[in-house]
RNA sequence: GGUAGAGUAGAUGCCGCGCGUAAAGUGUCAUGAGAUGGGAUGUGGCUCGUGAACGAAAAGCCUGAGGCUUGCGGUGCGGCGUUGCGUCCACUACC
Numbered sequence: 001g002g003u004a005g006a007g008u009a010g011a012u013g014c015c016g017c018g019c020g021u022a023a024a025g026u027g028u029c030a031u032g033a034g035a036u037g038g039g040a041u042g043u044g045g046c047u048c049g050u051g052a053a054c055g056a057a058a059a060g061c062c063u064g065a066g067g068c069u070u071g072c073g074g075u076g077c078g079g080c081g082u083u084g085c086g087u088c089c090a091c092u093a094c095c
Base pairs, nucleotide, nucleotide: 001095002094003093004092005091010083011082012081013080014079015078016077017076018075019073020072021071028052029051030050031049032048033047034046038089039088040087041086042085058070059069060068061067062066
C1' cells in the first nucleotide's frame, strides 16, 4: 500500500417480570437540548424537556376493603436470537 472483517446509537422476533384499562403510556405535529463503533466529523435515526391537537376493550369470578383470571394497549423493563455508521483515521486477519 491492497483485500476482507469486527464493533455504536438503535430496530425487530421470542420468552420472563411489570404498568395501565378510574387512561398513564404509545403514536402525531411544533420547538429546544443531549448521547450516538476506539478517535474526528456528520445526515438520518434515537433519547429527554416544553407546548399543541388527537385518542382506546373489556369480559368473567371471588369479595368487607379489595383482589384474581382471560383479554386489550402501535404499553415499560430485562434476557436470548437476528439485524445495525456515510466519510477519514485507528483496530483484526491475509497478501
The prediction has a mean pLDDT of 81. THF (Tetrahydrofolate) riboswitch aptamer, 95 nucleotides, folded computationally.